[in-house]
This is a predicted complex of two RNAs, RNase P RNA and transfer RNA, with 438 nucleotides together.

RNA sequence: UGAGUAAGCUGGAUGAUCGCGGGUGUAUAAGCACGCGAGGAAAGUCCGGGCUCCAUAGGGCAGGGUGCCGGGUAAUACCCGGUGGAGGCAACUCCAAGGAUAGUGCAACAGAGAUAUACCGCUAACCUUCGUAAGAAGGCAGUAAGGGUGGAAAGGCGAGGUAAGAGCUCACCAGCGUUUGGGUAACUAAACGGCUAUGUAAACCCCAUCUGGAGCAAGACCAAAUAGAGAAGAAGCUUCCUUGAGAAGCAAGGAACUGCCCGUUCCUCUUCCGGGUAAGGCCGCUUGAGCGUUACGGUAACGUCGCGCCUAGAUAGAUGAUCAUCUAAGACAGAACCCGGCUUACAGGCUUACUUAUUUA
RNA sequence: GGGCGGUUAGCUCAGAUGGUUAGAGUACUUGCUUGACAUGCAAGGGGUCGCUGGUUCGAUUCCAGUACUGCCCACCA
Numbered sequence: 001u002g003a004g005u006a007a008g009c010u011g012g013a014u015g016a017u018c019g020c021g022g023g024u025g026u027a028u029a030a031g032c033a034c035g036c037g038a039g040g041a042a043a044g045u046c047c048g049g050g051c052u053c054c055a056u057a058g059g060g061c062a063g064g065g066u067g068c069c070g071g072g073u074a075a076u077a078c079c080c081g082g083u084g085g086a087g088g089c090a091a092c093u094c095c096a097a098g099g100a101u102a103g104u105g106c107a108a109c110a111g112a113g114a115u116a117u118a119c120c121g122c123u124a125a126c127c128u129u130c131g132u133a134a135g136a137a138g139g140c141a142g143u144a145a146g147g148g149u150g151g152a153a154a155g156g157c158g159a160g161g162u163a164a165g166a167g168c169u170c171a172c173c174a175g176c177g178u179u180u181g182g183g184u185a186a187c188u189a190a191a192c193g194g195c196u197a198u199g200u201a202a203a204c205c206c207c208a209u210c211u212g213g214a215g216c217a218a219g220a221c222c223a224a225a226u227a228g229a230g231a232a233g234a235a236g237c238u239u240c241c242u243u244g245a246g247a248a249g250c251a252a253g254g255a256a257c258u259g260c261c262c263g264u265u266c267c268u269c270u271u272c273c274g275g276g277u278a279a280g281g282c283c284g285c286u287u288g289a290g291c292g293u294u295a296c297g298g299u300a301a302c303g304u305c306g307c308g309c310c311u312a313g314a315u316a317g318a319u320g321a322u323c324a325u326c327u328a329a330g331a332c333a334g335a336a337c338c339c340g341g342c343u344u345a346c347a348g349g350c351u352u353a354c355u356u357a358u359u360u361a
Numbered sequence: 362g363g364g365c366g367g368u369u370a371g372c373u374c375a376g377a378u379g380g381u382u383a384g385a386g387u388a389c390u391u392g393c394u395u396g397a398c399a400u401g402c403a404a405g406g407g408g409u410c411g412c413u414g415g416u417u418c419g420a421u422u423c424c425a426g427u428a429c430u431g432c433c434c435a436c437c438a
Stems, first nucleotide, its partner, number of pairs: 001357010012326007020037002023034004039332001043343002046341005051215004058262004063211005068082005083097001084095004098206002103204002105200003119147002121143003126139005155173002158170003174196001176193007219283001221281002228273001230272005236250005241244001253267004275437003290309004295304003362434007371387004380418001389405005411427005
C1' cells in the first nucleotide's frame, strides 16, 4: 500500500429571527422570564417481563413454546463462555445441534430390487443335449466384487483368500458398544469387542422442561344526556310479611373462565336491535430492572458499592420554518403505558484490534 | 395504539397427508350451429402459487423473514 475479519461511534454543528407542546416562577388572567422537547432503529409486533382487571392465578386433560453443556438475568427463543459439526490459507464466521435401538407413517419418478433385492454380469461341482476330444449351450445352484437407476442399494480402501465372491480373515480409516483416565457437564483420549446399524421428528410421536386469559381502546374516579313494558334464549321450589316488577334460601342457567371436566366467586344474565354523550374531564403518564462514571469480584455476559444527573408526555396529536457560516447538508425514518432483547431498513463519515499478500528498511 | 386474518389463471374461488402434469366457474381465442347475433356444443391458450431464505432427495403446502391488503376493539344507560 492492497484485500479482508471483528467490535464500536456518528448520522449535522454554531448563531440570529419567527413559531409549536409540556414544566417552573411571577401574575386574577392575558402576558413575561427561565429551562426542556424523537430514534438507533421511535418500525415489524417476533419473543420476554413490569403494570392493570379477571380469584393471591386454582387442580386434571388437551393445546402451545423451547431443545448440545454450563453460567448471566426480573425473564426470554436473548447474552456470555465452552463442546460438536460446516466454511475459510488465516483473522474469523455460521448452525431450530435431544431421541430414527419405544412405536407408527412416508420415500414420488427412475430402477431388477427402496429396507428389500439376482436385471446384466461372474462362477467350481452336478444334470441334460451336441461334440472323438478340448469344449459349447441350457438347467440347478452359488455370488452384492463390476455395470446400470437413484438423494439413498446393508461401511470405505488395500492385501490375503476363493470355483467366482463376500468382514470370510488381516492392517488403516469411519461408525456403534463396553471399560478405564480427564472434565461440573456437553464431550474427549486410550484399550478392548462384535462386525455395520438407510433417510426423514421445520411428519405424527417419545423424553426433558416451561406455560392461566386479556390487554392502557387495560383499568379507576367525576360529570352530562337519553327511550328501552323492543326481539330471541335460559328463569323451578320453599319460607317470611309490608302482598310487591318484594325479601331470603336452595336448585337450574349464565358469566368470570381461551377447548373440555372439576372447583371457586358473582348474578338475573347473554346476544341482537334501538337510544344518549360528541367522541367530556381527570388519573393511569413517565423517577425508571433509568443514564453516566470511580473502585472491587468475575475469562466474559454480568454483579456489588460509592458519587453525579433528571433527559418529551401530546389526545387530532408539539418537536418546525427562514437566513448566514462551516467546500456540501443528502440515508433509513416520527414517541403515544413502560422496559430488556431479536429481526428488518439505513446515504455518507470516523475509530480500534487482528489476519493475509506485496514492497522497502 | 392493540388484536386477528388473507395473498393460487384477466376476475371469483378450490386444493392435499410434501410427490410425477396445480384445478373449477367466468372471461379470452378458434371451429360448428344461425341469413346474422345471442344461447348451445367441441377444442385450445393463459400460472415464477406475493417475494426472499431455510428444512427435505423433493416445497404452492412445513419453518423463518419481508411486502401488500382486509376485518374487529370508545364511553353511558
Rfam match: Bacterial RNase P class A. By type it is a ribozyme. Rfam describes the family as follows. Ribonuclease P (RNase P) is a ubiquitous endoribonuclease, found in archaea, bacteria and eukarya as well as chloroplasts and mitochondria.